[in-house]
Context: one part of a larger RNA
Molecule: large-subunit ribosomal RNA, domain II
Organism: bacterium
RNA sequence: ACCGGCGAGUUACUACGUGAAGCAAGGUUAACCUGUAUAAGUCAGGGGAGCCGAAGCGAAAGCGAGUCUUAAUAGGGCGAUUAAGUUGCGCGGAGUAGACCCGAAGCCAAGUGAUCUACCCAUGACCAGAGUGAAUCCACCGUAACAGGUGGAGAAGGCUCGAACCUUUUGGUGUUGCAAAACCACUGGAUGAGUUGUGGAUAGGGGUGAAAGGCCAAUCUAACUUGGUGAUAGCUGGUUCUCCCCGAAAUAGCUUUAGGGCUAGCCUUGUAAUUUUAGCAGUAGAGGUAGAGCACUGGAUAGAUUUUGGGGGUCCUAAAAGACUCCUAAACCUAACCAAACUCCGAAUGCUACUGUGCACAUUACAGGAGUCAGACUGUGGGGGAUAAGCUUCAUAGUCGAAAGGGAAACAGCCCAGACCAUCUGCUAAGGUCCUUAAAUAUAGGCUAAGUGGUAAAGGAUGUGAGGAUACACAGACAGCCAGGAAGUUGGCUUAGAAGCAGCCACCCUUUAAAGAGUGCGUAACAGCUCACUGGUCAAGUGCCCUUGCGCCGAAAAUAUCCGGGGCUAAAGCCUAUUACCGAAGCAAUGGGAAUGAAGAUAACCUUCGCUUAUGCGAAUCGAAACUUCAUUCGGUAGGGGAGCGUUCUGUUGUAGGCUGAAGGACAACCGAAAGGAUGUCUGGACGAAACAGAAGUGAUGAUGCCGGU
Repeated sequence: ACCGGCGAGUUACUACGUGAAGCAAGGUUAACCUGUAUAAGUCAGGGGAGCCGAAGCGAAAGCGAGUCUUAAUAGGGCGAUUAAGUUGCGCGGAGUAGACCCGAAGCCAAGUGAUCUACCCAUGACCAGAGUGAAUCCACCGUAACAGGUGGAGAAGGCUCGAACCUUUUGGUGUUGCAAAACCACUGGAUGAGUUGUGGAUAGGGGUGAAAGGCCAAUCUAACUUGGUGAUAGCUGGUUCUCCCCGAAAUAGCUUUAGGGCUAGCCUUGUAAUUUUAGCAGUAGAGGUAGAGCACUGGAUAGAUUUUGGGGGUCCUAAAAGACUCCUAAACCUAACCAAACUCCGAAUGCUACUGUGCACAUUACAGGAGUCAGACUGUGGGGGAUAAGCUUCAUAGUCGAAAGGGAAACAGCCCAGACCAUCUGCUAAGGUCCUUAAAUAUAGGCUAAGUGGUAAAGGAUGUGAGGAUACACAGACAGCCAGGAAGUUGGCUUAGAAGCAGCCACCCUUUAAAGAGUGCGUAACAGCUCACUGGUCAAGUGCCCUUGCGCCGAAAAUAUCCGGGGCUAAAGCCUAUUACCGAAGCAAUGGGAAUGAAGAUAACCUUCGCUUAUGCGAAUCGAAACUUCAUUCGGUAGGGGAGCGUUCUGUUGUAGGCUGAAGGACAACCGAAAGGAUGUCUGGACGAAACAGAAGUGAUGAUGCCGGU
């Protein structure tokens, strides 16, 4: 891992709700007793103690449809007047218990451990070999005597080297190992605080510790075993058959609260009310948002003039005062602005009330049962942030959550649209119609040349289309070509020079078709070229500006390119208009199912009447979960409600059935909406249904589940 088996809302009591049942102003027995009833704790009979109800109020005495308070016959509180209970059983949730199951680390108690290890005690054992050579002593030298020196003897040492032995420094191997700590090489100690055998002592908040929280039997910041014990777990995981109806929440308040709770909100079921609801229309309201404005508050710009305050200067002056001028600030005025915490103003929506409409699993009230309290994205209005974030936090709407289908290549939250089932039917939505790929190589008119389409800004540009303004133009414009472009004059100044053209000043007059005291190049300065301006030639538009459509540049990222791809250019791109078609689980069609509601016709029962009477018959009314018709509905997580299937056992019953083959097993194309149920064949070899009731150890792909097999 697979297969098989086991594996989780139970039981008791209490009060409540609900369902059907018994009896009913009453209901009910408990312990216990009796029985020639019984397999039994069963059944039958007895047992009325007690409990609940029919009356309450008061703390109570007590009174009583009233009572309490009180001085009160006042007022007020709780009651009555409307009136059904009770007993057991089923179901639901709650409480108390382990209370759906598994899971801690832990806490406490009583015991068991020092054959491992720590330390200690008693008694034993062990340490090859080599080296060094302290004290001390002796001899000699030496000294006044000591001291001192030399040689010899000597043998010390937590001395040196190094086996056994003890240890484990570093590296490697090993890491499902040889081994739950080893092996190899290297290394430390090796007469000592040495190593070791045997026996003994110290025990769990205790020991022992040359102290590392070390060690105390592979376990130690409190051993192990058993018990309290099913500790507790606001945490994680798991929780087993089917179908039908409805269907959430991720919010508020409080919380040693924030991943938990309680109440409310939102869901469900029942009962009741009975049109009260959402929406729409009308009428009437409150309000200070968007916008706007500057009348207040505050910010902020320019100007003018007057006044005032401050400062500088000039004049005047003995001083004070004054006059003029400049700067600056405040106020007033003019013009033009800004504001979440400004408002002289002020919507649309939304909200409230009333009236009308509005029949839908609507609304409201009460009662039973919940789940939810981590939300996500998108559009819009804000706050925070950087007018960042697939960011965060509110509001509002939608979708997802709990929603499948079609579109967006793929893509919870975007667009369309809400799947009861079936169909080789039709129509549409979003989105599409060259091929991939269902449907137009559609129609009409434009635009784009950039593969723009098929990423992006400030900014830039004789790209190109449309519209507009203006100037010039057949009395000939614009561009080109031919020609002129002159005189006073080299203007004056300056300057070495300055002659249109270094610079400063001025910028006139004349002749003209026209010609600047000169547009640029040029010269040392002149010269020279050229322009403005004019004529001719040519011949019809030309210059400049604004608005706007579509394009261009700006444009650099890591495997190979941002159309899904092929590919597309009077498009298969973009804009406008039009007609077809395709396109979904939408809508429609045909057939079928279920739920709910309404209507209809009835059965039984009840009630009433009639006739008969052993008692039955007939009529009327009412009327079902069965029947008929119609209408509406049928996505669904948490969750509420409803109806069923199957398993084991009990009763009828060891009955029907069964060796002419039971249960169990294997296979199969049958039946049912499902859980499931038949039937046949084979296997098997002795048991054993169905139905109607009852009771549960009642349903497993999941718990790193448990046990077994492979």